[in-house]
């Protein structure tokens, strides 16, 4: 410090997720030791048991024990004594500290800094005093009530308990005369000590007040009657409405009152670079609480955790009358919970209470126990050790790895264990911890390693198993037969007595942005203005010093963090010192800036005068064109409407046309990125009223300004109310069409409404998707309204204000913006923080309603989104091409047959191919074989390959027998006897047998592959290097203007070049030449035949086959940019790629093929391998494709008879041949052929038939033959005789072809024993048409839109149906908290009364003062009644929402998405 994740890729926005640190943790798993810490976060739930606050006999009376003495009834009495022991009571001090908890509390509670009207036991300090009296009550004794707790009465008694009197330096009150108020003694060694009373000052502790700070919600906006203030009184330790009476009507609040929710606050802790955020366990400070609520008493201090009273709930005891209790002290129990320890030891230390002290008490504290809960430290051994052992795992079979790891050898002993010794903590005594820490000795590598991970993020890879299953997962995502992602093994990585998971916090997150973000299109500018509070504000003078700034001292507790030292062996931990604590207040300075006060100014702002522009607004009036309706005329059959129609109107006279009238609404042309207005908006003309802006200049005011939360006003259309009006248009509605449907688009009608007046509504893509204001920052060209200057009558220059286009700097993610900013700055306001849920629910406000406004959550997803890029696509556009259409010719689709496919059938009908680009395809040829399929029968190292051992030297061939369907098995005869050799069964080779590795598979996967092939497409494209542009994906080049068959060429251009394609080079054909003439040819010469290049001879010609020439827009004219080219012409055998072939770029289709071949993986192994016989691939209600033959006269039949080209042909048993198919026999030719043969070409020509199911057509069937072959039945071809079906030119639809082409005619070849209507070739005859590119199909280039990228066979919306989830409404119902009114009124303080009772004091002895009981009043807790408002739970039913591989219906959106 970043990373992953939206996309085909990119940049941005934006969320989600991860890596880090932390934890009072929990869970899983594992577990050796020690130190230091920490340990109910939940039920402030309930608590058994024990302990946690006592102490003082030197305050007091008394009792008992011990001891002493005496008496004796020898266990009793009496006395005495002690610094002895124990005890209840009176009395004193302490139980207000210490310890616990965080329920309540949003508060002067806490923090911080100040303040004054106060109190303060014990302690320190100052001064003074401590005299003399009195009356009681406990204890105790007796009587007595009660179950108990606990009392009642009578009597006796002490004190440092209680009460007067005296005294009063100081103290208190005061009208300044005066008045008032104390005390206690005890011990003593007699020195004194401890006390007591009043008082002074202090310290400590506490109370009160104030400034500032201290969570969330406005879907809480108003709250408040003791309320705010005053006067008086009361009360308090003290100020104060603290309380009461009276008076006034205040006080608080948008700087957030009140209300609701949540919460103890802080030092700190944690995270962070910091600023911040989160948190408030342990330690420390403060506060609050002590079963719940209320109350006071005592006291220096409490409204009191282990005190009291009352009420309530709960628990316990009870004799039922009544009583007792409060672990949020330490242990502990139950319960709750994911979860948190011992009913331990000691007062040895530190501290606390009491005491003069000894001492007692102390679950404070110090220790121990339990827990890996955390932090820190240590160990589980060290060295040597390659045969790189064995085993495991992997493997390309070679090896690699585990791995110096182990073993083995040599060492060591930390920790633990055993034995011994043994502290500090204590200053004289006292040690729980503890025989602990430490130290010494001993034995032995001995007792001591796990957890998580290994697809990316993120360090670490392989095998097997599994097969969208089981499972994993923090995010992205893995798993559907080759999973580094699941499970296991091996290996590796990380951490280590731990490791991982989960929860929580901060970080990363600049993802709430103070530091440090944004708002044209990503979320985000209020629809617009006016304006209140607030915020901000020109220039100048003076003084002030609030802000600001500098210094000083105060405070900011300690601990913590940091730094430096020190102590535990180190560290954690602990100790000391320093720094720091960024804060607050005080004070002394400074005065630039801000501020408040003040003096001026005119540059901001405003006023004044006169000029021009304008659909600015309101009111009233006027006008013409048009539509419609009505009246009248003319006139006749249609009109209207549409893609086409129909509904509709019209013979009752429409439409059309002429004239007239009525009525309403809107104002053509002008008209313009022209004008005006704040926006919405404003458009005929005239009048009137009126707002604003602008330019020029004069004078005036003197900062009067900008923005603007709330507020107020305006605010299109639609809509609402009341009343008018209503021509046209037109939601709803009706009808007609369209359609599968059509509740739409189209048509015919048509009501609200649109118009006016008044009143509401208050919203719009109210948009420049751009808040307002001010200043600054290059230009150019338009346009609107004014001004100035110059020349001179329309130009130029200049200036102010508006409105536009382009463009620099700059900005922006890009697009784009660019003086009218989205630039650079300042001020103020509004708004945003992932998508969906949702601008929805609830609540509030507004509204007549419709609805508007304000505005969530649960739940769900990992994206949603912006801009740009490349493609693809479009029922987008432009340009261009192609037998693509058109123009033609001939077909298919109808018939019969052939052939292939589907389907069906079957034991099997083997398998593959499936739109074009499967279907006369693999198959250049299934009777057996082929053959892969089926049935039956056989073989198992196998039909075939390699290796080992043993044996043999061969093997084999011919004939023939038995069983069998055959394979095969059995049994014979004849023939033959391998090669080399060192002469050794030595080598090679062959055969047989045996055993094991293995063979074999047309079994699966073409979606694991290679190779080959099809297709787009012989379409003109596809790319690269360097450069340049862009943040980038990418672009440029390759676009553009011409041109071409062509990315062909030319020109231009931030491109310049290059590659694969195009073209050319290659082959064939067409012309000529040279060379060569046999098997070819015969012009001339000669011979010669029935005929014949037959012969001599020749190579001139044809031809053959080798090499050349020839064509290049080369020449001319025109055109074009003078280019490329194009049009025409000449010449030429051929003319503009001459014609035809071969040649197939980058890529697409997971295209085809595992059954050509090769091959990974999987599967079979007496079978899915191998062999044999027979069957099947040839089936047949049917459907389709491709063909052949026809339907006839352009023909059939018969005859005559001329002209081709390609190609093929013999191993002599095998080939081609010589008279129907053919056969037989003989002979002959060809001898790998320009020599011989196939070989006859057919259409042509002549004659006949005469339009018929025929002399067309030939299917089908009967009979007879031939050939091939082991075999012709299933299942071949051909010949002859006979038979003579459908069919009379073929519906919708559809195919081929542009010239030697279509059409038509025959010929040849391959494979092959045989089988051709197929395939591949060959030549003969030989057309028609193309205006043209609107349309269909396919393609290319450019451009445009896109929500597509698996790319339109795309994407995607809503209802319905089903399942699940959360949520709104809901008759009601249950509970909590709260408010108001009223009722009740415990305990207790207070006021009043006090006739009953009454020790201290006074008394005139009567009584009084004072006190107590009791009573009344007022206040008040709990409780009750009633009405409200509030929050939450449940709720039949109901509303929408979300989610869910393959449900239904449509097709709304994305392209002009087919109605933008």
């Nucleotide at each position: 410090a970043g990373a992953g994740u939206u996309u085909g890729a990119u940049c941005c926005u934006g969320g989600c997720u991860c890596a880090g640190a932390a934890u009072g943790a929990a869970c899983g798993u594992u577990g050796g030791c020690g130190g230091c810490a920490u340990g109910c976060u939940u039920a402030a739930c309930a608590c058994a048991u024990g302990c946690a606050a006592g102490u003082c006999g030197a305050a007091c009376g008394a009792a008992g024990g011990c001891c002493c003495u005496a008496g004796c009834u020898u266990g009793c009495u009496a006395g005495g004594u002690g610094u002895c022991c124990u005890u209840a009571g009176u009395g004193g001090c302490g139980g207000a500290c210490g310890g616990g908890u965080g329920a309540g509390u949003a508060a002067c509670g806490c923090g911080u800094g100040g303040g004054a009207a106060c109190c303060u036991g014990c302690c320190u300090u100052u001064g003074a005093g401590u005299g003399g009296g009195g009356a009681a009550c406990a204890a105790c004794a007796g009587u007595u009530g009660g179950a108990a707790a606990c009392g009642a009465c009578u009597g006796c008694u002490a004190a440092u308990a209680c009460c007067g009197c005296a005294u009063a330096c100081g103290c208190c009150c005061u009208u300044u005369g005066g008045g008032g108020g104390a005390a206690a003694g005890g011990c003593u060694u007699c020195g004194g000590c401890c006390g007591c009373u009043c008082u002074u000052a202090g310290a400590u502790g506490g109370u009160c007040c104030c400034g500032c700070g201290u969570c969330u919600g406005a879907u809480u906006a108003g709250c408040u009657a003791g309320u705010u203030g005053g006067u008086a009184a009361g009360g308090u330790a003290a100020c104060g409405g603290c309380u009461u009476a009276c008076c006034a009507a205040g006080g608080c609040g948008a700087c957030g009152a009140u209300c609701a929710g949540u919460a103890g606050c802080u030092g700190g802790u944690u995270u962070g670079a910091g600023a911040g955020g989160a948190u408030g366990a342990u330690c420390a400070g403060c506060c609050a609480c002590a079963c719940u609520g209320g109350g006071a008493c005592u006291g220096a201090g409490a409204c009191a955790c282990g005190g009291c009273c009352c009420a309530g709930a709960c628990u316990c005891c009870u004799a039922c009358g009544g009583g007792a209790g409060g672990c949020a002290g330490c242990a502990g129990u139950g319960g709750g919970g994911a979860a948190u320890a011992u009913u331990g030891g000691a007062c040895a230390a530190u501290g606390g209470g009491g005491g003069a002290a000894a001492c007692c008490c102390u679950g404070a504290u110090c220790c121990a126990g339990c827990a890996a809960u955390g932090c820190c430290g240590c160990g589980u051994g060290a060295g040597u050790g390659a045969a790189g052992a064995a085993g495991g795992c992997c493997c390309u079979a070679g090896g690699g790895u585990u791995g110096u790891a182990a073993a083995a050898c040599u060492c060591u002993u930390u920790c633990a264990c055993c034995c011994g010794u043994g502290a500090a903590g204590a200053u004289g005594a006292u040690g729980a911890c503890g025989g602990u820490a430490g130290c010494g000795g001993g034995a032995g590598a001995a007792g001591a390693a796990g957890c998580c991970c290994c697809g990316g993020c993120u360090a670490a890879c392989u095998c097997c198993g599994u097969g969208c299953c089981a499972g994993c997962a923090g995010c992205c995502g893995c798993g559907g037969u080759a999973a580094u992602a699941c499970g296991g093994g091996g290996g590796g990585g990380g951490c280590u007595a731990g490791c991982g998971u989960u929860g929580u916090u901060c970080g990363g997150a600049a993802u709430u942005a103070c530091u440090g973000g944004g708002c044209g299109u990503a979320a985000a500018g209020c629809g617009u203005g006016c304006g209140u509070a607030g915020g901000c504000g020109g220039u100048u003078u003076a003084g002030c010093c609030a802000g600001u700034u500098a210094g000083a001292a105060g405070u900011g507790a300690a601990a913590u963090c940091c730094c430096u030292g020190g102590g535990c062996u180190u560290a954690a931990c602990c100790c000391a010192g320093g720094a720091a604590c960024u804060g607050c207040g005080u004070u002394u300075g400074a005065u630039a800036c801000u501020g408040a006060u003040u003096u001026g100014c005119u540059a901001g702002a405003a006023u004044u005068c006169g000029a021009g522009a304008g659909a600015g607004g309101g009111u009233a009036g006027u006008g013409g064109a048009a539509u419609u309706u009505c009246c009248a005329g003319u006139g006749u059959a249609g009109a209207g409407g549409u893609g086409a129609a129909a509904u509709u109107c019209g013979u009752a006279g429409a439409u059309a046309u002429u004239g007239g009238a009525a009525g309403g609404a809107a104002c053509a042309c002008c008209a313009g990125u022209g004008g005006c207005g704040a926006a919405g908006g404003c458009g005929a003309c005239c009048a009137u009223c009126u707002g604003g802006a602008c330019g020029a200049g004069u004078a005036u005011u003197g900062a009067c300004g900008c923005u603007g939360a709330g507020g107020c006003a305006c605010g299109a259309a639609a809509g609402u109310g009341u009343g008018g009006g209503g021509a046209g248009c037109a939601a709803a509605c009706a009808g007609g069409a369209u359609u599968a449907g059509a509740u739409a688009c189209c048509c015919u009608g048509g009501u609200a409404g649109u118009c006016c007046a008044c009143a509401c509504c208050g919203u719009a893509a109210a948009c420049g998707a751009u808040g307002a204001a001010u200043g600054c920052c290059a230009g150019u060209c338009g346009u609107c309204g004014g001004g100035u200057u110059g020349c001179a009558u329309g130009c130029a220059a200049u200036u102010c204000g508006g409105u536009g286009a382009c463009a620099c700097a700059c900005c922006u993610a890009a697009c784009g913006g660019a003086u009218u900013a989205a630039g650079c700055a300042u001020u103020c306001c509004g708004c945003c923080u992932g998508g969906g849920g949702a601008g929805u629910a609830c609540g509030g406000u507004c509204g007549c309603a419709a609805g508007a406004u304000u505005a969530a959550a649960a739940c769900u997803c990992a994206a949603a989104g912006g801009a740009a890029u490349u493609g693809a696509c479009g029922g987008g556009g432009g340009c261009c091409c192609g037998c693509a259409c058109a123009a033609g010719c001939g077909g298919u689709g109808g018939a019969g047959c052939a052939u292939g496919u589907g389907g069906u059938u079957u034991a099997a009908u083997u398998c593959g191919a499936a739109g074009c680009a499967a279907c006369g395809c693999g198959c250049a040829g299934a009777a057996c074989c082929u053959u892969a399929c089926c049935a039956a029968c056989c073989c198992u190292u196998g039909a075939c390959a390699u290796a080992g051992a043993u044996a043999u030297c061969g093997c084999g061939g011919a004939c023939a027998c038995c069983a069998g369907a055959g394979a095969u098995g059995g049994a014979g005869u004849c023939u033959u006897u391998c090669a080399g050799u060192u002469c050794g069964g030595c080598u090679g080779g062959a055969u047989a047998u045996c055993a094991u590795a293995c063979a074999g598979g047309u079994g699966c996967u073409g979606c694991a592959u290679g190779g080959c092939u099809g297709u787009c497409g012989u379409c003109a494209g596809c790319u690269c290097g360097u450069g340049u542009c862009g943040u980038g994906a990418g672009a440029u080049g390759u676009u553009c203007g011409g041109u071409u068959a062509a990315g062909u060429c030319c020109g231009g251009c931030a491109a310049c070049g290059a590659g694969c394609g195009c073209a050319a080079c290659c082959c064939a054909c067409a012309u000529c030449c040279c060379u060569a003439g046999u098997u070819g040819c015969c012009a001339g010469c000669a011979g010669g035949u029935u005929a014949a290049g037959c012969u001599g001879g020749g190579c001139a010609c044809u031809c053959u086959a080798u090499g050349g020439a020839a064509a290049c827009u080369g020449c001319c004219c025109g055109u074009g940019a003078u280019a490329a080219g194009c049009g025409g012409g000449a010449g030429g055998a051929a003319g503009g790629u001459g014609u035809g072939g071969a040649u197939g770029a980058c890529g697409u289709c997971a295209a085809g093929u595992c059954c050509u071949c090769a091959u990974g993986g999987c599967c079979c192994u007496u079978a899915c391998g191998g062999g044999u016989u027979g069957g099947g691939c040839u089936a047949c209600a049917c459907a389709c494709g491709u063909g052949c033959u026809a339907c006839a006269a352009u023909g059939g039949c018969a005859g005559u008879g001329a002209c081709a080209a390609u190609g093929g042909g013999u191993u002599a048993a095998u080939c081609c041949c010589a008279a129907a198919a053919g056969a037989c026999a003989a002979u002959g030719g060809g001898u790998u052929a320009a020599u011989c043969c196939c070989a006859a070409a057919a259409a042509a020509c002549u004659a006949u038939c005469u339009c018929a199911g025929u002399u067309c057509g030939g299917a089908u069937u009967g009979g007879g033959g031939u050939c091939u072959g082991c075999a012709a039945a299933u299942c071949g071809a051909c010949c002859c005789c006979a038979u003579g079906a459908a069919g009379u030119u073929g519906g919708a639809a559809u195919c081929g072809c542009u010239a030697g082409u279509a059409a038509u005619c025959g010929c040849g070849u391959a494979a092959c024993a045989g089988c051709a209507u197929g395939a591949c070739g060959c030549g003969g005859u030989g057309a028609a048409u193309a205006c043209g590119u609107u349309c269909c199909c396919g393609g290319g280039c450019c451009u445009u839109g896109u929500a597509c990228a698996c790319a339109c066979c795309g994407c995607c919306c809503g209802u319905c149906a089903c399942a699940c989830c959360a949520u709104g409404g809901g008759a009601g119902u249950u509970g909590g908290g709260u408010c108001u009114a009223c009722c009740c009124g415990a305990a207790g303080g207070c006021c009043g009364c006090g006739c009953g009772c009454u020790a201290a004091c006074c008394u005139u002895c009567g009584g009084g003062a004072g006190g107590c009981a009791g009573c009344c009043g007022g206040c008040c807790a709990c409780g009750g009644u009633a009405a409200g408002g509030u929050c939450a739970g449940c709720g039949a039913c109901u509303g929408g929402g979300g989610u869910g591989a393959a449900g239904u219906c449509g097709u709304a959106a994305c392209a002009a998405g087919g109605u933008a």